[in-house]
RNA sequence: ACAGUUUAUUAGGCGAUCGCUUGGGCCUGGGGUCCAAGAGGAAAGUCCGGGCAGCGUAGGACACGACAGUCGCUAACGGCGACCGGGGGCAACCCUAGGGAAAGUGCCACAGAAACGAAACCGCCUCUUCGGAGGUAAGGGUGAAAGGAGUGGGGUAAGAGCCCACAGCGACGCAUGGUGACAUGCGGAGGAGGUAAACCCUGUCGGCUGCAAGGAGAUCUACACAAAGGAUGGUCCGUCCGUAGGUCGUUACCCGCUUGAUCUGGUAGGCAACCGCCAGACUAGAUAGAUGAUCGUCCACGACAGAACCCGGCUUACCGAUAGACUGUCAAU
Numbered sequence: 001a002c003a004g005u006u007u008a009u010u011a012g013g014c015g016a017u018c019g020c021u022u023g024g025g026c027c028u029g030g031g032g033u034c035c036a037a038g039a040g041g042a043a044a045g046u047c048c049g050g051g052c053a054g055c056g057u058a059g060g061a062c063a064c065g066a067c068a069g070u071c072g073c074u075a076a077c078g079g080c081g082a083c084c085g086g087g088g089g090c091a092a093c094c095c096u097a098g099g100g101a102a103a104g105u106g107c108c109a110c111a112g113a114a115a116c117g118a119a120a121c122c123g124c125c126u127c128u129u130c131g132g133a134g135g136u137a138a139g140g141g142u143g144a145a146a147g148g149a150g151u152g153g154g155g156u157a158a159g160a161g162c163c164c165a166c167a168g169c170g171a172c173g174c175a176u177g178g179u180g181a182c183a184u185g186c187g188g189a190g191g192a193g194g195u196a197a198a199c200c201c202u203g204u205c206g207g208c209u210g211c212a213a214g215g216a217g218a219u220c221u222a223c224a225c226a227a228a229g230g231a232u233g234g235u236c237c238g239u240c241c242g243u244a245g246g247u248c249g250u251u252a253c254c255c256g257c258u259u260g261a262u263c264u265g266g267u268a269g270g271c272a273a274c275c276g277c278c279a280g281a282c283u284a285g286a287u288a289g290a291u292g293a294u295c296g297u298c299c300a301c302g303a304c305a306g307a308a309c310c311c312g313g314c315u316u317a318c319c320g321a322u323a324g325a326c327u328g329u330c331a332a333u
Stems, first nucleotide, its partner, number of pairs: 001329010012298007020038008040304001044315002047313005052210004059237004064206005069083005084098001085096004099201002104199002106195003121140002123136005150166005169190001172187006214255002217248007229241004262281006269274001299302001
């Protein structure tokens, strides 16, 4: 220099004028005025997880659903980090739907004789009444897949792990290393496929409904406490239930609503996800729904897109710009 990998940041700048929402101050009574603040990395999809709230506390069994290497992180997760195994790339690095096929069932198109407890199309061998019958499973042929198996020798009517030698595969066992998945080494049974993103089995988790939740009740006393009936959001068991009076509370054009597993900086720990401590900050809160419009100017000419209870993830959309780390090739020193 060229080609590439990966991580992160940013998302037009500045000025003027006119508006909108919220908070505070002042003046006022329905408002005015001044000051301050006012969308995102995805606010999106609503796909997971949690907080919060309610449902007559929700315990057990079945059903149903989700997930699946190991060790960690976390409030939790189906998320994230590191590592292991498998696959791709010269490499940096990337992908991974990664429990069980020796519980059982099903399926394996077309082709093919045969797609799994059997079978024999061609070939080879024996017999033959010449129609065929039997033997064989190494070779050919079909297929995504055909019974683990190469070379040489023996063997046979012809053959075949049928037998032997060497080599490979390999359930499993032992040793060493590792928290572990697993790796390495040694030994080593051994006809019999694939599919679990087919049913199924094993393990773990899951009560339901979502801020249009919910706030409109709380508590005490007395009586009753048996039956019937009802509620329990898929089923069953289980569980629960009544009446009268007193006291307190009651802002609904309101609260919930934004101070929070929050953010920023420093620092200790950890490969990392993450986490401890210290200091500082307050950063939209609308309810028909504000966050905008116009003008000037500069440049690299500006993408996807708009909060609606909150937070952690995932996924999807996106004109561009910038920075860090790393890889390969070539060149120069």
Model confidence (mean pLDDT): 75 of 100. The RNA shown here (Bacterial RNase P class A) has 333 nucleotides and comes from Saccharimonadales bacterium (SeqCode). Lineage of the source: Bacteria > Bacteria candidate phyla > Candidatus Saccharimonadota > Candidatus Saccharimonadia > Saccharimonadales (SeqCode). The sequence is in RNAcentral, with records from ENA. Its Rfam family is "Bacterial RNase P class A". Rfam links the family to the GO terms dimeric ribonuclease P complex, tRNA processing and ribonuclease P activity. Rfam describes the family as follows. Ribonuclease P (RNase P) is a ubiquitous endoribonuclease, found in archaea, bacteria and eukarya as well as chloroplasts and mitochondria. A source record names the gene rnpB.